[in-house]
RNA sequence: GAGCCGGCCGGGUGGCCGCGGCGCCGGGAGGCGUCGAGGAAAGUCCGGACUCCACAGGGCAAGGGUGCUGGUGAGAGCCAGGACGGGGUGACCUGCCGGUUCAGGGCAACAGAAAGCAGACCGCCGAUGGCGGGACACCGGUUCCGGUGGCCCGCACAGGCAAGGGUGAAACGGUGCGGUAAGAGCGCACCAGCGUCGGGGGCGACCCCGGCGGCUGGCAACCCCCACCCGGAGCAAGGCCAAGCAGGGGACGCUGGCCCGGCGCAUGUCCCCAGGUAGGCCGCACAGAUGGAUGGCCACCAGGGCGGUGACCACCAGGGAGCCGCCUCACAGAAUCCGGCUUAUAGGCCGGCUC
RNA sequence: GCCGGAGUAGCUCAGCUGGUAGAGCAGCUGAUUUGUAAUCAGCUGGUCGGGGGUUCGAUUCCCUUCUCCGGCU
Repeated sequence: GAGCCGGCCGGGUGGCCGCGGCGCCGGGAGGCGUCGAGGAAAGUCCGGACUCCACAGGGCAAGGGUGCUGGUGAGAGCCAGGACGGGGUGACCUGCCGGUUCAGGGCAACAGAAAGCAGACCGCCGAUGGCGGGACACCGGUUCCGGUGGCCCGCACAGGCAAGGGUGAAACGGUGCGGUAAGAGCGCACCAGCGUCGGGGGCGACCCCGGCGGCUGGCAACCCCCACCCGGAGCAAGGCCAAGCAGGGGACGCUGGCCCGGCGCAUGUCCCCAGGUAGGCCGCACAGAUGGAUGGCCACCAGGGCGGUGACCACCAGGGAGCCGCCUCACAGAAUCCGGCUUAUAGGCCGGCUC
Repeated sequence: GCCGGAGUAGCUCAGCUGGUAGAGCAGCUGAUUUGUAAUCAGCUGGUCGGGGGUUCGAUUCCCUUCUCCGGCU
């Protein structure tokens, strides 16, 4: 000088004006006192409290969620550690985590011969069989022809191979030696991985060492399988009180001694009733509900930036205490409450670490 | 405040058991017509709202974030 990680702050004091809750004083206007946003109050992504609905209890199914280990927590989560990837020179950051030989299924476009109990375009071989040719040996007839036998050469018909080329994101682990007609874990050595056995370390995930088995593609942030968890809705939940209109019941007039009944009129007045609308209260808070207060200005101080000046350091380049002036201070804002996660955040402080 | 849904071409929408992103309207060019409309033929136009991850490969799967719309007194 450039960075990484963790923790914290994110203005202070005073004055003036203003807002909301509560208390007191005052006849009232108003006055006094006191309290009044955050680390995220945000997103509403998780978990709970609380309330209503469903439900005897338990199990199954459907649907959804979670998934390494240890500790902690009511849970979500947090802390520490482990395996496998990605980034950085590094400090460190970051993604993911049961099961893919031992339940099963599915996918892989295009290209390519072949893409999942693999396959053969070019290529290599052609050991074995086939076809053709050559010399030799033997047999039969005899200037020559036919047959048999092994040997050699050729063809690439059957067949063998997967080393090499080519395609692809990916071609059945890699390198070497042996082996072979040519080849191949076909055999061997070493290396990488997997499984298994033994020993050692760790509470454990797991790690280290050695032996054995030729066992060797990817995707479960695809279905699925395994284990565990989950009833649904949300304070606009929900509870209490309750105008007005409409509804139900009763009383009030005449007849009559009275009741029933009948008649008539106002379609009225009064009283009661249940459900419940408007509305109010509770839920609801040591900030706080009501369409929603918590703000603004000035001065000083502190911090930061810029400019000027500049003791001093320095050969130069340059650095620079102090002083002066100007500017600036983010993200954002409670609404039932609590615990987490995630995201946004000018600038500054402290500690540790790296190049 | 609580709950739910959607972002794909200029507009309205398809496409999602992952494999070069389509349709209609609009726009442009040509044909037809005396000319225009209609019609026919062709063409242009896409950060699949943004970022990160899984995968050979993401509009589609996972995480996070932004914007818009609707319901409930």
This is a predicted complex of two RNAs, RNase P RNA and transfer RNA, with 428 nucleotides together. Rfam match: Bacterial RNase P class A. The prediction has a mean pLDDT of 78.